[in-house]
RNA sequence: GCCGGUGUAGCUCAGUGGUAGAGCAACUGCUUUGUAAGCAGUAGGUCGUCGGUCCAAGCCCGACCGCCGGCU
Numbered sequence: 001g002c003c004g005g006u007g008u009a010g011c012u013c014a015g016u017g018g019u020a021g022a023g024c025a026a027c028u029g030c031u032u033u034g035u036a037a038g039c040a041g042u043a044g045g046u047c048g049u050c051g052g053u054c055c056a057a058g059c060c061c062g063a064c065c066g067c068c069g070g071c072u
Stems, first nucleotide, its partner, number of pairs: 001071007010024004018055001026042005048064005
């Protein structure tokens, strides 16, 4: 330099154009003599950035940025 993949909650990841979610972690409560475990609940998001398409974009298109891999 060329090609491909990937970017969503603190972490690991779903989400095939129509309400942004799960598990773990955090916090509160219940339970216990107490802790852990268990149960119930709460909070946490500019969906990498900028633009485009569309009535409507996390999702489709383009550029850029980060990370991973391949080729030379």